Predicted 3D model of a 73-nucleotide RNA (transfer RNA) from Candidatus Magasanikbacteria bacterium RIFCSPHIGHO2_01_FULL_33_34. Model confidence (mean pLDDT): 81 of 100. Rfam family: tRNA. Rfam links the family to the GO term triplet codon-amino acid adaptor activity. By type it is a transfer RNA. The source organism's lineage runs through Bacteria, Bacteria candidate phyla and Candidatus Magasanikiibacteriota.
RNA sequence: GGGCCCUUAGCGUAGCUGGUAGCGCGCCUCCAUGGCAUGGAGGAGGUCACCAGUUCGAAUCUGGUAGGGUCCA
Numbered sequence: 001g002g003g004c005c006c007u008u009a010g011c012g013u014a015g016c017u018g019g020u021a022g023c024g025c026g027c028c029u030c031c032a033u034g035g036c037a038u039g040g041a042g043g044a045g046g047u048c049a050c051c052a053g054u055u056c057g058a059a060u061c062u063g064g065u066a067g068g069g070u071c072c073a
Stems, first nucleotide, its partner, number of pairs: 001072007010025004019056001027043006049065005
């Protein structure tokens, strides 16, 4: 320098054929218990890496940038 893949909540991940994003763990509150464990109920937390484009509408499609992985040189 070139090819391919990945980037979604604190961490790990799902998200089909574009239609306003979930799950587990963790965190907070409440209840049960003698109890910090355990169980139950509820809740907060995401401008979907960034910048543009297409579209009525983009996590999803297209181009570029950045970071990471892998292969070739």